[in-house]
RNA sequence: ACGCGCGCUCCGGGGUCGGUGAAACUCCGAGCCGGCGGUGACAGUCCGCGACCCGUCCACCCUCGUGGUGGCCGGUGGACCUGGUGGAAUUCCGGGACCGACGGUGAAAGUCCGGAUGGGAGGACGCGCGC
Numbered sequence: 001a002c003g004c005g006c007g008c009u010c011c012g013g014g015g016u017c018g019g020u021g022a023a024a025c026u027c028c029g030a031g032c033c034g035g036c037g038g039u040g041a042c043a044g045u046c047c048g049c050g051a052c053c054c055g056u057c058c059a060c061c062c063u064c065g066u067g068g069u070g071g072c073c074g075g076u077g078g079a080c081c082u083g084g085u086g087g088a089a090u091u092c093c094g095g096g097a098c099c100g101a102c103g104g105u106g107a108a109a110g111u112c113c114g115g116a117u118g119g120g121a122g123g124a125c126g127c128g129c130g131c
Base pairs, nucleotide, nucleotide: 002130003129004128005127006126007125009123010122016030017029018028019027032110033100034099035049036048037047038046044098045097053075054074055073057071058070059069060068061067080096081095082094083093084092102114103113104112
């Protein structure tokens, strides 16, 4: 250095201006934002992971029901082209596009409120073991 385990700690951004309206940070116009690991060179759009959602099974709880909580596993799950540089870029530069869980709401939400002082991918550091 690498691998495994444990401990500790950290870890998500963004609704601004104008318009319509009884009412919109939800609609319309313009603008704003981009988790984690990987990748021949820097990625919201490549390859994966996580979050959200759904389900079998298991455990526990209760007011015993078409209930609640947790765990394993499985599933679902959005979006990019073009020109340039280069040894190498769907990652950089130029140009033009596109995407964004669930519940709530005086009116439809990536941005407001809520589950969430949650969960989790993962990062840093320390210790132990292996090699």
Background
A computed fold for a 131-nucleotide RNA from Parafrankia colletiae, annotated as FMN riboswitch aptamer (RFN element). The prediction has a mean pLDDT of 83. Taxonomically the source falls in Parafrankia (Bacteria, Bacillati, Actinomycetes, Frankiaceae).